[in-house]
RNA sequence: GGCCCCAUCGUCUAGCGGCCUAGGACGCCGGCCUCUCAAGCCGGUAACGCGGGUUCGAUUCCCGCUGGGGCCACCA
Numbered sequence: 001g002g003c004c005c006c007a008u009c010g011u012c013u014a015g016c017g018g019c020c021u022a023g024g025a026c027g028c029c030g031g032c033c034u035c036u037c038a039a040g041c042c043g044g045u046a047a048c049g050c051g052g053g054u055u056c057g058a059u060u061c062c063c064g065c066u067g068g069g070g071c072c073a074c075c076a
Stems, first nucleotide, its partner, number of pairs: 001072007010026004018056001027045006049065005
């Protein structure tokens, strides 16, 4: 340098045009329970990397950027 893949709550992830006021698990916070803790139950918490475009409508499609990963090439 070329090509390909990925980017969503603190973490792991689902969702692939409208049903999204973005779901689940773990974590964290509060409550119930318990002599206490754990477990269990209930409630809460918190996310679509950035900028453009397409569209009536974008987390989802397209382009660029940024960051991460892989393969190949080049230099030495």

A computed fold for a 76-nucleotide RNA from a Nitrospinota bacterium, annotated as transfer RNA. The coordinates come from a structure-prediction model, not an experiment, and the mean pLDDT is 81. The source organism's lineage runs through Bacteria, Pseudomonadati and Nitrospinota.